[in-house]
Context: one part of a larger RNA
RNA sequence: CUGGGCGUAAAGCGCGUGUAGGCUGUGACACAAGUCGGGUGUGAAAGCCCUAGGCUCAACCAAGGAAUAGCGCUCGAAACUGUGUCGCUAGAGUACGGGGGAGGGAUGUGGAAUUCCUGGUGUAGAGGUGAAAUUCGUAGAUAUCAGGAGGAACACCUGCGGCGAAGGCGACAUCCUGUACCGAUACUGACGCUGAGACGCGAAAGCGUGGGGAGCAAACAGGAUUAGAUACCCUGGUAGUCCACGCCGUAAACGCUGGGCACUAGAUGCAGCGGGUAUGACCCCUGCUGUGUCGUAGUUAACGCGUUAAGUGCCCCGCCUGGGGAGUACGGCCGCAAGGCUAAAACUC
Numbered sequence: 001c002u003g004g005g006c007g008u009a010a011a012g013c014g015c016g017u018g019u020a021g022g023c024u025g026u027g028a029c030a031c032a033a034g035u036c037g038g039g040u041g042u043g044a045a046a047g048c049c050c051u052a053g054g055c056u057c058a059a060c061c062a063a064g065g066a067a068u069a070g071c072g073c074u075c076g077a078a079a080c081u082g083u084g085u086c087g088c089u090a091g092a093g094u095a096c097g098g099g100g101g102a103g104g105g106a107u108g109u110g111g112a113a114u115u116c117c118u119g120g121u122g123u124a125g126a127g128g129u130g131a132a133a134u135u136c137g138u139a140g141a142u143a144u145c146a147g148g149a150g151g152a153a154c155a156c157c158u159g160c161g162g163c164g165a166a167g168g169c170g171a172c173a174u175c176c177u178g179u180a181c182c183g184a185u186a187c188u189g190a191c192g193c194u195g196a197g198a199c200g201c202g203a204a205a206g207c208g209u210g211g212g213g214a215g216c217a218a219a220c221a222g223g224a225u226u227a228g229a230u231a232c233c234c235u236g237g238u239a240g241u242c243c244a245c246g247c248c249g250u251a252a253a254c255g256c257u258g259g260g261c262a263c264u265a266g267a268u269g270c271a272g273c274g275g276g277u278a279u280g281a282c283c284c285c286u287g288c289u290g291u292g293u294c295g296u297a298g299u300u301a302a303c304g305c306g307u308u309a310a311g312u313g314c315c316c317c318g319c320c321u322g323g324g325g326a327g328u329a330c331g332g333c334c335g336c337a338a339g340g341c342u343a344a345a346a347c348u349c
Base pairs, nucleotide, nucleotide: 003321004320005319006318007303008302012317014201015200016199017198021194022193023192025088026087027086028085029084030083031082033081034080035077036076037075038074039073040072041071042070049065050064051063053061054060091191092188093187094186095185096183097182098181103177104176105175106174107173108172109171110154115149116148117147118146119145120144121143125136126135162169163168206247207246208245209244210243211242215241216240220236221235222234223233258316259315260314261313262312263311266294267293268292269291270290271289272288273287274286275285276284298305299304322349323348324347331342332341333340334339
């Protein structure tokens, strides 16, 4: 390479938008590039195969024949692929009517709590631990009451609840804004799927400039513990955590499971929107979408998965190919840096 694979053994890009490319519903007509068939040319000799010969046989040799992918030319076929034209509505989308949601952005507002400040009451302790000590306190702490300042986060509601492509999103109000779902018609008429590159988004930490700083808290200091204790525990505490703008681009970025379509038993919850029986809350039956649990067939090495597939098929992309060396070196690209992306070999088992 072929092949076989990618939930846990190596292997699904963190996620999206989308270029090229690949793939692509249904009817009719046309063409004949792919495709299929016939004819013909070429397809050296030797070899392989067949027939009959020559060395006593055979190997070997020699004669005749057959066969030959591919390519060219030519004549035809029209199911499929392709191309063109005209249609269709089941895919996809648009308009309309609904309810739901921590979806995103901006501005403002609120209460609880912690800390600090001021004042009142009040007096000797408080704090902390396994026990202590460092620490705070007679310059009046802790406790308690009143007032004030400031920052961050939003208890209960909260739910195998919801929304988002993922990262993620949770007080309240207003403004701006995206998507999905349900319903009934009308319209467009394949406008679709995937997606190498590319572009965008992307937790935390980290970086730059400027602000902010209550609590928490790497580093650091001290107290303990201990054989030691560069830790676990305690008292402090700076970056940081917060905001604006700009970088970084990683993660156990996980469902360790790429996206799309179709098909293949059920049972039972939850959420959103419907339909039906008597008008209704409720109940019952039932449809679609999402989200869970169990489970049939099937599948799997097993565990398990099982209409939200890891079942059965098709299309497209990404990735794997023994362990270590190594996600490293070198080179290139990106970055202010930290570093990221791409990515070997010697050697060794």
Predicted 3D model of a 349-nucleotide part of an RNA (small-subunit ribosomal RNA, central domain) from an uncultured organism. The prediction has a mean pLDDT of 87. Its Rfam family is "Bacterial small subunit ribosomal RNA".